[in-house]
RNA sequence: AGAGUUUGAUCCUAGCUCAGAACGAACGCUAACGGUACCCUUAACACAUGCAAGUCGAACGGAAUUAUUUUAGCAAUAAGAUAGUUUAGUGGCAAACGGGUGAGUAACGCGUAGGAAUAUACCUUUUAGUGGAGGAUAAUACUGGGAAACUGGUUCUAAUACUCCAUAUCUAGGAGACUAGAAAGGAUAGUAGUAAUACUAUUUGCUAAUGGAGUAGCCUGCGUAAGAUAUUUGUAGUUGGUGAGGUAAUGGCUCACCAAGCUUUAAUCUUUAACUGGUCUGAGAGGACGGCCAGUCACACUGGAACUGAGACACGGUCCAGACUCCUACGGGAGGCAGCAGUGAGGAAUAUUGGACAAUGGAGGAAACUCUGAUCCAGGGAUACCGUGUGGGUGAUGAAGGUCUUUGGAUUGUAAAGCCCUGUCAGCUGAGAAGAUAAUGACGUUAUCAGCAAAGGAAGUGACGGCUAACUCUGUGCCAGCAGCCGCGGUAAUACAGAGGUCACAGGCGUUGUUCGGAAUUACUGGGUGUAAAGGGUGCGUAGGUUGUUUUAUAAGUCUGUUGUGAAAUCUCAAAGCUCAACUUUGAAAUUGCAAUAGAUACUAUAUUACUAGAGAUUAUGAGAGGUAAACGGAAUUCCUAAUUGAGGGGUAAAAUCCUUGGACAUUAGGAGGAACACCAGCAGCGAAGGCGGUUUACUGGUAUAAAUCUGACACUGAGGCACGAAAGCGUGGGUAGCAAACAGGAUUAGAUACCCUGGUAGUCCACGCCCUAAACUAUGAAGGUUAGACGUUGGAAACUUUGUUUUCAGGGUCGUAGCUAACGCGAUAAACCUUCCACCUGGGUAGUAAAGUCGCAAGACCGAAACCUAAAGGAAUUGACGGGAACCCGCACAAGCGGUGGAACAUGUGGUUUAAUUCGAAAGUACGCGCAAAACCUUACCAGCUCUUGACAUAACGGUUAUAGGACUAAGUAAUUAGUCCGUCAUUUAGUUGGACCGUUACAGGUGCUGCAUGGCCGUCGUCAGCUCGUGUCGUGAGAUGUUGGGUUAAGUCCCGCAACGAGCGCAACCCCCGCCAUUAGUUUGCUAACAGGUAAAGCUGAGAUCUCUAAUGGGACAGGUAACGGUGAGUUACAGGAAGGUGGGGAUGACGUCAGGUACUCAUGGCCCUUAUGGGCUGGGCUACACAUGUGUUACAAUGGUGAUCACAAAAAGCAGCAAGAUAGCAAUAUCAAGCAAAUCUCAAAAAAAUCAUCUUAGUUCGGAUUGGUCUCUGCAACUCGGGACCAUGAAGUUGGAAUCGCUAGUAAUCGUGGAUCAGCACGCCACGGUGAAUACGUUCUCGGGUUUUGUACACACCGCCCGUCGCGCCAUGGGAGUUGGUCUUAUUGGAAGUUUAUAAACCUAACCAGCAAUGGAAGGAAUAAACAAAGAUAAGGUCGAUGACUGGGGCUAAGUCGUAACAAGGUA
Repeated sequence: AGAGUUUGAUCCUAGCUCAGAACGAACGCUAACGGUACCCUUAACACAUGCAAGUCGAACGGAAUUAUUUUAGCAAUAAGAUAGUUUAGUGGCAAACGGGUGAGUAACGCGUAGGAAUAUACCUUUUAGUGGAGGAUAAUACUGGGAAACUGGUUCUAAUACUCCAUAUCUAGGAGACUAGAAAGGAUAGUAGUAAUACUAUUUGCUAAUGGAGUAGCCUGCGUAAGAUAUUUGUAGUUGGUGAGGUAAUGGCUCACCAAGCUUUAAUCUUUAACUGGUCUGAGAGGACGGCCAGUCACACUGGAACUGAGACACGGUCCAGACUCCUACGGGAGGCAGCAGUGAGGAAUAUUGGACAAUGGAGGAAACUCUGAUCCAGGGAUACCGUGUGGGUGAUGAAGGUCUUUGGAUUGUAAAGCCCUGUCAGCUGAGAAGAUAAUGACGUUAUCAGCAAAGGAAGUGACGGCUAACUCUGUGCCAGCAGCCGCGGUAAUACAGAGGUCACAGGCGUUGUUCGGAAUUACUGGGUGUAAAGGGUGCGUAGGUUGUUUUAUAAGUCUGUUGUGAAAUCUCAAAGCUCAACUUUGAAAUUGCAAUAGAUACUAUAUUACUAGAGAUUAUGAGAGGUAAACGGAAUUCCUAAUUGAGGGGUAAAAUCCUUGGACAUUAGGAGGAACACCAGCAGCGAAGGCGGUUUACUGGUAUAAAUCUGACACUGAGGCACGAAAGCGUGGGUAGCAAACAGGAUUAGAUACCCUGGUAGUCCACGCCCUAAACUAUGAAGGUUAGACGUUGGAAACUUUGUUUUCAGGGUCGUAGCUAACGCGAUAAACCUUCCACCUGGGUAGUAAAGUCGCAAGACCGAAACCUAAAGGAAUUGACGGGAACCCGCACAAGCGGUGGAACAUGUGGUUUAAUUCGAAAGUACGCGCAAAACCUUACCAGCUCUUGACAUAACGGUUAUAGGACUAAGUAAUUAGUCCGUCAUUUAGUUGGACCGUUACAGGUGCUGCAUGGCCGUCGUCAGCUCGUGUCGUGAGAUGUUGGGUUAAGUCCCGCAACGAGCGCAACCCCCGCCAUUAGUUUGCUAACAGGUAAAGCUGAGAUCUCUAAUGGGACAGGUAACGGUGAGUUACAGGAAGGUGGGGAUGACGUCAGGUACUCAUGGCCCUUAUGGGCUGGGCUACACAUGUGUUACAAUGGUGAUCACAAAAAGCAGCAAGAUAGCAAUAUCAAGCAAAUCUCAAAAAAAUCAUCUUAGUUCGGAUUGGUCUCUGCAACUCGGGACCAUGAAGUUGGAAUCGCUAGUAAUCGUGGAUCAGCACGCCACGGUGAAUACGUUCUCGGGUUUUGUACACACCGCCCGUCGCGCCAUGGGAGUUGGUCUUAUUGGAAGUUUAUAAACCUAACCAGCAAUGGAAGGAAUAAACAAAGAUAAGGUCGAUGACUGGGGCUAAGUCGUAACAAGGUA
């Protein structure tokens, strides 16, 4: 510090995800030791048991007990005294601390800084006092009640318990006089005394006051979560005042009376939450959190209440109510772990019913001491942090084993073993601290030290496709599974599972959860709003925010200094102590804050003074569809009337509905009525926007210019608010010519609730009132300032050299510099650079939806979510592809022609069907006379049956034999094969042996089995189309562009010119082959024959020759070269000449980058998988030849341009010895028999046919056509039944030129005619090749198809066979409405009234202290009781609000292959 993910690729926007750190954690796997911390985050749920607050006998009277002792007694024993110990009770102090928890609380609760009207036990300072008297009471004893808890009565008694009196230099009150107010003793020692007791001293208490310290209560400023869909009300002791009461104390704290306040600076309501020091994270600013530790608060089963006390409204106190639990003799009682342990429950989850008061601290005590689950320790837990170990050295046959392998090896790996060492930890034995100043040690089998033995007891977890370090094999086969995101898995998975190896961390590792970070993804630091999410439809204007120049003052903000505070701990730094570290200790720094105080005065602010540059006013002039109202005008449409005319009109792509002889349409004249205002008219004008267009008048708003007269900051923006606000729509009343939703009809269509046509009602118009929304758009808020220009244009002004030029102000446009922008683009009318204010945005969908609220007559508007789903959605630009977009060009693409196919029969292939099998492949173009250049057997892969198992074929090893080889014959069998007989008998070496052959065994062979979507090779196709790229440079953030586009030209990216390009490569062309012309060379060769000679019935037949033809080798020739025209005298085009050939002369071979996962595993090769007595091998027979049918490609025809018969002429190119075969003979013929020649320019096939000549047929199912069938032969071949070819005789089908549609061909071509070859025993209508005869037409590029280039649009990129929308149907999920049902919470009203507090109480009841009285008794005072007020739970009623649930219902989302259409994306076929 970044990375992955939207795309074919790019840039941007934007979300999602990851890498880091952390935790009171949990879960999985694993686990040696120690130190230090920490350990119910959930049910403030319920709790068994034990313990957690007592202590004081030096406050008190008793009781029990021990010791000593006195008296009486013989003794037992009794009664005492003294000194101890223990203690129930009275009394004092403590129990309000310590310990726990975080439910409540959004608050002066907390934090921070201050304040005044207070209290204070124990401690402490100072002062004074501590005298006198009295009556009770518990315990105890006796006696009752009760199950118990507990409790009644009688009698006795003490005190530091209680009461009274006195005193008062003190306190309180009061102006003062004056009034009121205390107390308690105990212990020790001494002296005196018999003793009681008294005195003195010391000490400790007590009383009254006074300060202090610490503590507590109260008040105030500031800070302290979220929601405004709770959006304007809330509040009634509420806000304030006076008086009174109350409190320790201020105060509506309470009461009476008076006033009517307080709250948009957020009152009130809802939700959530203890607060802080701090903790985690972060560069910081921030964000999240508040467990342990520390400070504060609150609570103690729930609610209420007070008592006692210095202090409580009290965790281990009281009373009442409630819920729950327990005991009970049913009458009544008891209880409160959110103390420490522990139990149950809940939960993913959190420990021992331990030891000790030794230390630190606390309570009581004079003290000893007692108590202390505070605390200190121990136990359990890898929960976290820190530390240590699991050994060290050496050791290469790189052992074995594992894994991989190209089988050579590589790796695990110095790793192991082996050899030599060491002893940390753990273990055993012994010694043994500090913590303790005298004693006292739970910890403690302590820490630590010494000795001993032995490498022994001590390593796992996760990952390995990218992000992200680390790779292979096997299994699996969209299954099982993985996954944080992208995504893996459909037979070769580095992504699943296992293994080997590797990487990372390590006593841990990984996963899950949560927080911060990355995220500048809420942006203060530090973001945006033209098109990505985002400017309000527009203005006026309130609050608020902001605000020109200048003087003076103040000092609130601001700045500086100082002071106080900011607890400790934490963090940081420097040291120190535990062996180090974690941890702990000490010091410093920091604590960015708040307050006080002293100053400064630039800026802001407040007050004040002056100004004119902002703003406004005044005067003059100007332009304008600015607004409102009234009046008027002409053109046109429609309708009505009249006339003329006479058959159509209208409408459309074409039609029809419709109108029309009752006279339409057309034409003319007249009239009626409504609406809108042609031309002018202009990216011209005006207005805030919406919007405004005939003319005139009236009223009226704004604005520009000029002058520089006045005011003197009066300004800008603007939350709420108010007003305006197209069209459509609504209400009432008018109006209605045209147009026209709805509706009707006609068309179109598969349908057509549409597009087109004919009609047509609301509406459109007017008046008044609503509605309040638009792509209300410049998709660009308002205002001000600054920043190059150029050219148009509207209105005004000025100057000048005036049909104008220049300058300037205010508008309205185009282009453009700087700058900005993701790019497109913007660019003085900014989207540039600055300032102010407002509005708005934060992934996509759900959704501008739901509910609530407000507005509206309604329609609906405004405001406006969530659950859930999802990894993208989106912007701009790029390259392609596509378009029922545009332009240009080409092609037998169309057109112009010729001939076919489609109809018939047959041949052949395919589909389908059939079958035991009808082997397999090929499937639009680019399968279908294709693989097959030959299925009777074979082929053959298929089927049935029979049969073999190292095999029909190859290699190797081991063993054996040396004929068990091979040949012939016989038998069985369909054959393969089996059995037998006979013949027969290797080579080499001295030998062993070796080679060969065979047999057996084992490795293996074999497979036309699967995968062409694992592949090579080969092929088809676009397409012989003109394209496809690269280097360097330049442009662009980039994908990319440029070059390769443009203007011409070409068959061509062919060439020329231009140009930020310059060059180059693969293609084009040329080079190669054949044909066409010529030349040279060669010709006893089998070809040729002109001249010479010979010669025949005829013939290059012969001599001879090399002229011609030919053969076959080498050359020439053609290049737009010449002339002319055009062109830029360029490329080139056109014409002509010459020439055998003219513009590529004709044909062939040659096929760029790539496309179609095109075809082929059955040519071959090949990875993987599968079969192995069979999916391999052999054999016989069958099948591939089937046949209701469909279809492709062909052949033959339908006839006279013909058929038939006769006569007769002219080729080329091939092939031939298991062959071609002359010739002769036989046969009607196929063919047979005999047979010359020829391995070929020699011989043969071989006859060319159409053509030509003559004759005949005469338009008919024929003398056309030949299918089919019958018969007889022939050929090939082991074999023609399934299933071959041919011949002859007979038979003589369909068919009379072929619907829609469709194919080929541009010249020696089509058409037509025959010939040959490959395959092949035989079989050709197919294929390949050859020549003969030999046309027609092309105006042209509108249309069809295909292709190329440029451009344009795009939501396509698997690329239009694309993408994609909505209803319906099935399933799942969350959610709204919903008659209601049910629960929580809050409010109001009424009721209710426990405990308690306060007040009152005449009489009646009870009472020791004080007073009066001789006394009885009375008084004061108290108690009890009663009453009133307040008051918790509870009850009733009415509402608000938030949940849960609900028949039914609404839409939404999701779900590989359901239905219907085709709405959008191209002009998406109606933009």